[in-house]
Context: one part of a larger RNA
RNA sequence: CGUAGGAGACUUGAGAGGGACUAUCUCUAGUACGAGAGGACCGAGAUAGCCAAACCUAUGGUGUACCAGUUGUCACGCCAGUGGCAUCGCUGGGUAGCUAAGUUUGGUCUGGAUAAGCGCUGAAGGCAUCUAAGCACGAAGCCGUCCUCAAGACGAGGUCUCCAUAUAGACCCCUUCGAGACUAGGAGGUUGAUAGGCCGUAGGUGUAAGCACAGCAAUGUGUUUAGCCGAGCGGUACUAAUUGGUCGAAGU
Numbered sequence: 001c002g003u004a005g006g007a008g009a010c011u012u013g014a015g016a017g018g019g020a021c022u023a024u025c026u027c028u029a030g031u032a033c034g035a036g037a038g039g040a041c042c043g044a045g046a047u048a049g050c051c052a053a054a055c056c057u058a059u060g061g062u063g064u065a066c067c068a069g070u071u072g073u074c075a076c077g078c079c080a081g082u083g084g085c086a087u088c089g090c091u092g093g094g095u096a097g098c099u100a101a102g103u104u105u106g107g108u109c110u111g112g113a114u115a116a117g118c119g120c121u122g123a124a125g126g127c128a129u130c131u132a133a134g135c136a137c138g139a140a141g142c143c144g145u146c147c148u149c150a151a152g153a154c155g156a157g158g159u160c161u162c163c164a165u166a167u168a169g170a171c172c173c174c175u176u177c178g179a180g181a182c183u184a185g186g187a188g189g190u191u192g193a194u195a196g197g198c199c200g201u202a203g204g205u206g207u208a209a210g211c212a213c214a215g216c217a218a219u220g221u222g223u224u225u226a227g228c229c230g231a232g233c234g235g236u237a238c239u240a241a242u243u244g245g246u247c248g249a250a251g252u
Base pairs, nucleotide, nucleotide: 001152005163006162007161008160009159010158011157015149016148017147018146021049022048023047024046025045026044027043033038050107051106052105053104054103055102059100060099061098062097066093067092068091069090070089071086072085073084074083075082076081110144111143112142117137119135120134169247170246171245172244173189174188175187176186177185194240195239196238197236198235199234200233201232203229204228205227210223211222212221213220214219
C1' cells in the first nucleotide's frame, strides 16, 4: 500500500514444511516343518539404542551483585572491626535463571490408490489363459491420518462484536517482562500491584558484631539453629508510571 467505510477479537485451510527409524529378548513354541541337526510364518508383549521436542520437581553443572573460611599487602590513627588489590586472590557451599549427563513425551493407531507379485471370472481361439470387457488382494515406498506455519490464497475467505460526527480504536510518552540484537510481542500507567523500596516468607550460608565467662595464650563456650542475604513467592501506593499530544470512517 492492497484486501471498496473504520476497528477489536476468534477462526477456515488452498498451499508449504517437519516427522516416519532400528535392534534385542519373551510368549505363541522347541509347536508347524524336518530322518535328524535344526527351526519358523502369523499374532501378542517387554526392554534398549538413535533422533526430536518440551521442561527444571528430583540428580548434577554454572551461578564474577549471596554466605562463610583463609594468605600476602595497603588503607580506615592504634586494638578490635572493616574495605581495596592480588584470575571472582584462593578455598568450601549456593537461591533464581540458564542448562544435560537429568526428567517427561513422541516417532502410535489407521484409511485410500498402487509396484513387483498372487488370484477370480473370462473370450478373441468350443480347450486353455490374471486381461482383452469386468472383479478382488498386495510394500518400511505414494496420498492422507499426527505436528508446525499459513487469506499478499490479488480467488486477498468466514463468524461475532463495536463505532456513526468526532467517536470505536490505535499510537506517541512512561513503569516494565518468563518477550527481546533493534524493532516487534506481552503486562501495566493512580478507577493502579507494572518496576523499585518496605514488610512477611521460602531458600542459601552456617552460629555475626559486641559483651560475659574459661584459659598465660592461640582459642573455646554462652548470649545464638545466630547474623547476613541477588534474581523466588505473598502482601503493601512509600517512590516512579504526571499533565498531555497525535492519528483515526459517509465510502462507485

Model confidence (mean pLDDT): 86 of 100. The part of an RNA shown here (large-subunit ribosomal RNA, domain VI) has 252 nucleotides and comes from a Candidatus Bipolaricaulota bacterium. The source organism's lineage runs through Bacteria, Bacteria candidate phyla and Candidatus Bipolaricaulota. Rfam family: Bacterial large subunit ribosomal RNA.